[in-house]
RNA sequence: GCCGGGGUAGCUCAAUGGUAGAGCAAUCGCUUCGUAAGCGAUAGGUUGAGGGUUCGAGUCCCUUCUCCGGCU
Numbered sequence: 001g002c003c004g005g006g007g008u009a010g011c012u013c014a015a016u017g018g019u020a021g022a023g024c025a026a027u028c029g030c031u032u033c034g035u036a037a038g039c040g041a042u043a044g045g046u047u048g049a050g051g052g053u054u055c056g057a058g059u060c061c062c063u064u065c066u067c068c069g070g071c072u
Stems, first nucleotide, its partner, number of pairs: 001071007010024004018055001026042005048064005
C1' cells in the first nucleotide's frame, strides 16, 4: 500500500429500514438474626466521528478515526 471483518449501556453481546434490547455489573426494595445466594423494581445510550439517501437509518451509500486478520 491492497483486501476482509469489527466499533451499540461500566463489561460481554443482540436488534427485517419502522418504540435501541438482553445477560452480568450498579442502585433501591423483598427475603434472612446477619451475610451470601435467590426474587422484584429502577437507573444507565450523541449506536466511534462527519455527511448523504429516505416519510423514517444502529441497519443502505460516501469520507474519516480506531482495533483485529490476511496479502504484498
Molecule: transfer RNA
Organism: uncultured Elusimicrobia bacterium